Record summary
Model confidence (mean pLDDT): 84 of 100. The RNA shown here (c-di-GMP-I riboswitch aptamer) has 75 nucleotides and comes from a Chloroflexota bacterium.

[in-house]
RNA sequence: CUCACGAACGAGCACACCCGUCGCGAGGCGGGGCCGCAAAGCCACGGGACUCUCCGAGUCAGCCGGGUUGCCGAA
Numbered sequence: 001c002u003c004a005c006g007a008a009c010g011a012g013c014a015c016a017c018c019c020g021u022c023g024c025g026a027g028g029c030g031g032g033g034c035c036g037c038a039a040a041g042c043c044a045c046g047g048g049a050c051u052c053u054c055c056g057a058g059u060c061a062g063c064c065g066g067g068u069u070g071c072c073g074a075a
Stems, first nucleotide, its partner, number of pairs: 005073002012037002017032006035062001041068003045065003048060005
């Protein structure tokens, strides 16, 4: 240094719920935030779930897989 791995330290993220706001809705965004997370960063590519005005258009990356980037450093 690389791969694998996940003890410690530091930093980070933020489910439920509450407030505000946008959306028909699933849900998004901002603030707070007990659960939890080493990719719980990013991408709807495959599967899956969900919504609507259902031959269509959308949502979910904190459901799984895949792609891609990446902090720390004990065994």
Rfam family: c-di-GMP-I riboswitch aptamer. Rfam describes the family as follows. GEMM was predicted in a large-scale screen for bacterial structured RNA regulatory elements. The source organism's lineage runs through Bacteria, Bacillati and Chloroflexota. The sequence is in RNAcentral, with records from Ribocentre.